[in-house]
Annotation
This is a predicted structure of a 73-nucleotide RNA (transfer RNA) from a Minisyncoccota bacterium. It matches the Rfam family "tRNA". The family's RNA type in Rfam is transfer RNA. The sequence was found in a public genome assembly. Its mean pLDDT, the model's own confidence on a scale to 100, is 81. The source organism's lineage runs through Bacteria, Bacillati and Minisyncoccota.

């Protein structure tokens, strides 16, 4: 230097172009105990890396960038 995959909640991951972006973990509060723990339940929690085009509509489709990672030289 090419060339390929990734990038979404604190983390670890889902999400046919069309619902209010979802789960599980941690976190907060409750139920259950004599307490804790375990367990069960609710709640909290997003600028979908950036900047632009495409489209009635973009996490998703396309261009550049920008950060990680892999193989090639």
């Nucleotide at each position: 230097g090419c060339a390929c995959c990734c990038a979404u909640a604190g983390c670890u991951c889902a999400a046919c172009g069309g619902u209010u972006a979802g789960a599980g973990c941690a976190g907060u509060c409750g139920u259950c105990u004599u307490a804790u723990a375990c367990a069960c339940g609710a709640c909290c929690g997003g600028u979908u890396c950036c900047u632009g085009g495409u489209u009635c509509g973009a996490g998703u489709c396309c261009a550049g960038g920008u950060g990680g990672g892999u193989g090639c030289a």